[in-house]
Context: one part of a larger RNA
RNA sequence: GGCGUAUGGAGGAUGCCACAGGCACUUAGAGCCGAAGAAGGACGCAGCCAGCGGCGAAACGCUCCGGGGAGUCGCAAGCAGACCGAGAUCCGGAGAUAUCCGAAUGGGGAAACCCGCUUAAGGCAAUACUUAAGCAUCUGCUGAUGAAUAAAUAAUCAGCAGAAGGGAAACCGCGUGAACUGAAACAUCUAAGUAACGCGAGGAAAAGAAAGAAAACAAUCGAUUCCCUGAGUAGUGGCGAGCGAAAAGGGAGAAGCCCAAACCGGUAUCACAGAUACCGGGGUUUAGGACCGCAAAAAGGAGUAUCUUUAACGAAGCCGAAGGGACCUGGGAAGGCCCGCCAAAGAAGGUGAAAGCCCUGUAGGCGAAAGGAAGAUACCCGAGUGGGAUCCAGAGUACCACAGGAUAGGCAACCCGGUGGGAAGACGGGAGGACCAUCUCCCAAGGCUAAAUACUACUAAGUGACCGAUAGCGCAUAGUACCGUGAGGGAAAGGUGAAAAGAACCCCGGGAGGGGAGUGAAACAGAACCUGAAACCAUAUGUCC
Numbered sequence: 001g002g003c004g005u006a007u008g009g010a011g012g013a014u015g016c017c018a019c020a021g022g023c024a025c026u027u028a029g030a031g032c033c034g035a036a037g038a039a040g041g042a043c044g045c046a047g048c049c050a051g052c053g054g055c056g057a058a059a060c061g062c063u064c065c066g067g068g069g070a071g072u073c074g075c076a077a078g079c080a081g082a083c084c085g086a087g088a089u090c091c092g093g094a095g096a097u098a099u100c101c102g103a104a105u106g107g108g109g110a111a112a113c114c115c116g117c118u119u120a121a122g123g124c125a126a127u128a129c130u131u132a133a134g135c136a137u138c139u140g141c142u143g144a145u146g147a148a149u150a151a152a153u154a155a156u157c158a159g160c161a162g163a164a165g166g167g168a169a170a171c172c173g174c175g176u177g178a179a180c181u182g183a184a185a186c187a188u189c190u191a192a193g194u195a196a197c198g199c200g201a202g203g204a205a206a207a208g209a210a211a212g213a214a215a216a217c218a219a220u221c222g223a224u225u226c227c228c229u230g231a232g233u234a235g236u237g238g239c240g241a242g243c244g245a246a247a248a249g250g251g252a253g254a255a256g257c258c259c260a261a262a263c264c265g266g267u268a269u270c271a272c273a274g275a276u277a278c279c280g281g282g283g284u285u286u287a288g289g290a291c292c293g294c295a296a297a298a299a300g301g302a303g304u305a306u307c308u309u310u311a312a313c314g315a316a317g318c319c320g321a322a323g324g325g326a327c328c329u330g331g332g333a334a335g336g337c338c339c340g341c342c343a344a345a346g347a348a349g350g351u352g353a354a355a356g357c358c359c360u361g362u363a364g365g366c367g368a369a370a371g372g373a374a375g376a377u378a379c380c381c382g383a384g385u386g387g388g389a390u391c392c393a394g395a396g397u398a399c400c401a402c403a404g405g406a407u408a409g410g411c412a413a414c415c416c417g418g419u420g421g422g423a424a425g426a427c428g429g430g431a432g433g434a435c436c437a438u439c440u441c442c443c444a445a446g447g448c449u450a451a452a453u454a455c456u457a458c459u460a461a462g463u464g465a466c467c468g469a470u471a472g473c474g475c476a477u478a479g480u481a482c483c484g485u486g487a488g489g490g491a492a493a494g495g496u497g498a499a500a501a502g503a504a505c506c507c508c509g510g511g512a513g514g515g516g517a518g519u520g521a522a523a524c525a526g527a528a529c530c531u532g533a534a535a536c537c538a539u540a541u542g543u544c545c
Stems, first nucleotide, its partner, number of pairs: 001544009015530001016495002021467002023464007030456002032166002040101003043056003047079002051075002053060001062095006071083003106115003116135007137163009171202001172200005182189001186238001212221002225252004235243002256448003259394001263281008286426001288392003291387004300381002303379004313371001317366003323339003327336002340357002342346001348360003399421004404416002428443005482489002502529001505516004
């Protein structure tokens, strides 16, 4: 020195565990916040207080209502000092306060700072100073004032109302809109109207009450949305790669309405037999409406306001059955043994080990105000019939040409909209896949509309052939430490014990640390703390060279 054995060190694998951990879901709830100043921050607030959490100069808190019933002064010990059955702490609800920054809004600004003006109050001999309220911009409405310029208008001022910004990396609508890729290359095509960006909205959004679908000379259905089927069908396609419907049928859910116009009335202006604008009535669909007659109500309603009521919901909470043993093992009984009981409760968690009956609970039952919901009342809205002369029925629209988009459709209909042209007037107009005829269906160029559908930041309850500390979220908490000028990137790190009983006292030592003593079932559980593998190191020893 090699190999082996034993005992240690070092190290932190493995096993076990599961706290306020994570992941994926389910069922409900809730689905916005903001000039009444948000989201997010800065700085402060405690007797001793650095961090987290809480709070705001009224600052670890104030007031009221309700719950609750013995301790309390957060995590978090300790010192000191307080509060509490005259009900504290704590929990639910409603309020008060809420510095400074931030849309930030009196002006400025290098966020958390600087500097003002008006009115009022306090204060001073007088300033200074302090406090309260107000002072940004844009839009709409109302009113006043009022140029060039006579009337007028622009403009200005005041009052009232609204907006702005944030977000859940989700869902929705609209706008703009790729490329890699596939086609075994690549250009039409595909990827894909995807990603990304922008604008906007809501708890959902969008769509939606037929100029529909369809049928074939015969009919039928009756807004939209979503699911199943139709169907990988019909189609489309360098007919390549690929893309890919609809009607009908079955379900979920169901709900229909309002304007413009004709006509009537009113007001204002003007160039006044009239015209224009505004307001009210009227009217809203296809055998329509106005108009002229006749009749005149109700069902109902998703609107507004008020009041009442309270069954269910809701939110702190409350009640809630039944076991003992002196036996055995053990540090400890919930285990074993013996004898019982409850069960609308044998879900689960805890208790020194394995508990239906010890604790918290569970089944079941109860629970105020606020909220929410339901109901009621009032207002508002809300019809029919006959006649058929006249009037009305959404215009740079329909439609056409050209080039596009959309659609399953890459050339034709339908739909959308760019440029140009450009109607009709119900004896009218659109559609039925070029186009024409017949026939059928419908009435564009205005608007609103719940439910069935999508999503989950948030709240509650629960589930798992999901993870168990190199796993599971990046985080058993942390967007921290750290890195970067910055945008941004981004960790590691769990376990004494049933209970701190966390080792008084003595000894060695400057201390660290150790040896006794003591605690404990255990201290080779001693805080660098469960178990404690391997590499690696040391000591002792065997053997070989």
Molecule: large-subunit ribosomal RNA, domain I
Organism: Aceticella autotrophica